RNA sequence: GCCCGGGUGGUGGAAUUGGCAGACACGCCAGGCUUAGGACCUGGUGCUGCAAGGCAUGGGGGUUCGAAUCCCCCCCCGGGCA
Numbered sequence: 001g002c003c004c005g006g007g008u009g010g011u012g013g014a015a016u017u018g019g020c021a022g023a024c025a026c027g028c029c030a031g032g033c034u035u036a037g038g039a040c041c042u043g044g045u046g047c048u049g050c051a052a053g054g055c056a057u058g059g060g061g062g063u064u065c066g067a068a069u070c071c072c073c074c075c076c077c078g079g080g081c082a
Stems, first nucleotide, its partner, number of pairs: 001081007010026003019065001027045006046055003058074005
């Protein structure tokens, strides 16, 4: 330099055809249980805001009524070829 795969919460990881972003699990917080803890059970858990609402998928731009998803440029990680 060329080709392929990937980047989404605190972490792993879904969203299969463009249509409620964050399912599910872990972690964390509160409560129950316990002498206390672990395990287990219940509820909650992105950011901002009093609320209504707004924002959030590596960065920027484009297409579209609508983009994590499609197109372009760039950054980063992994693999292959030279």